[in-house]
Order: sequence, then structure tokens, then C1' cells
RNA sequence: UCCUCCGAGGAGCGUUGCGAGGCUGCGGCCCCAGGCUCGGAACCGGCCCCAGGCCGAUGGAACAACGGCGCUCACCUGAC
Repeated sequence: UCCUCCGAGGAGCGUUGCGAGGCUGCGGCCCCAGGCUCGGAACCGGCCCCAGGCCGAUGGAACAACGGCGCUCACCUGAC
């Protein structure tokens, strides 16, 4: 770093259907707008006094940027 899981990025309704997923008679069909970012866990590895513990992964502070189309609400600011 990747795989897996969890949390967060205000909420809801409708709609299109790319990727992924499922099905397929291979023609397609079903499903589908947190799939992105941030953080954490875990897997794993190393060490030890080895049913476990420690480290990689300590502590503190500050802090997001984004997410097809249409609509509604919430929140903030300004004008009237």
C1' cells in the first nucleotide's frame, strides 16, 4: 500500500444507469449515484517473561475538500 470491517463528511424524495455485484438461452436482464476523501480497527510482521503482553499503529492541537440530474427540508450569511 492492497484485501476485510467500522465511523465521519446535515437529511429526505424522485430519476438516469457508468463501474462493481448477481443471473443468463450470451441476445441481454436485475440491482445500482458515498464506488470518493478523512480517521480507526483488523489481517500481517517483529520481540518477549509466549493460552498473553509490547511494538509497527505514542501524545496534543488544528482542520477538510468533494459526491450525475430535479425537488424538499435543515444549517449559515446577506438583502427586503